The RNA shown here (Guanidine-I riboswitch aptamer) has 113 nucleotides and comes from Mameliella sediminis. Lineage of the source: Bacteria > Pseudomonadati > Pseudomonadota > Alphaproteobacteria > Antarctobacter. Its Rfam family is "Guanidine-I riboswitch aptamer". Rfam links the family to the GO term regulation of gene expression. It was read from a public genome assembly, where an Rfam model found it. Model confidence (mean pLDDT): 79 of 100.
Parts: sequence; C1' cells; structure tokens
RNA sequence: CAGCAGGGCAUCUAGGGUUCCGCCUCACUCUCCUCCCUGAGGGUCUGGUCCAAGAGAUGCCACCAGCCGGGCAAAUUCCCGGGGGAACACGGCGGGGCAAAAACCCGGGAGAG
Repeated sequence: CAGCAGGGCAUCUAGGGUUCCGCCUCACUCUCCUCCCUGAGGGUCUGGUCCAAGAGAUGCCACCAGCCGGGCAAAUUCCCGGGGGAACACGGCGGGGCAAAAACCCGGGAGAG
C1' cells in the first nucleotide's frame, strides 16, 4: 500500500427516547368534595405502541480455501449431494435522523493497535 468467508432478511434483547396509549400533577367544572369530560405540564413515570446493535442472541437465505461421494464425452475448473467453515473486532468529536433519543445511520469511517 492492497485485499478478505466481514453479505441480506426476519424475530428479539441490552440500550433509547416521548408522537400515541396508559400513569402522575395542576387547572377548569361544582354550593362543597370526589370521579368523569376538557385543557396544560411531567420520561429526574415501572410500562404498552415506537426506534434499536459491525464489534449482542436466534432462525432462514446467500457465501467459502480445502475434503469425501456422484453426474457429464471430459474436468482441479461445470453441476448435485455430504460433512466442515464463517476467525478477529479498541474506538471518538461532530453531523444526520421519523415526535425524539440511542449502542440507530454516516461507521468494521477518522484515529489507536
């Protein structure tokens, strides 16, 4: 300096906020009190909806040097099947972003090693 088996989808989880639901507070209402309705505020509200991992989980598909068996006129090359593999992975600031935020996206980026 270059390359890669580093791919895709689904369902989740850690995590995340606050549009909606629920919850809480206040106001309004009322002769008075409570509830309901309505309005405002609250995520320093457990939650449901919602967002969600390259370095989290599971499944399916795709993928792979080599091995074994079969097919074909022939093949190490093409096709099919079997079994196996798919390692490792520290990481900002800033920006983007549906209502918003995030371990989401930029991003296996910059940088470090």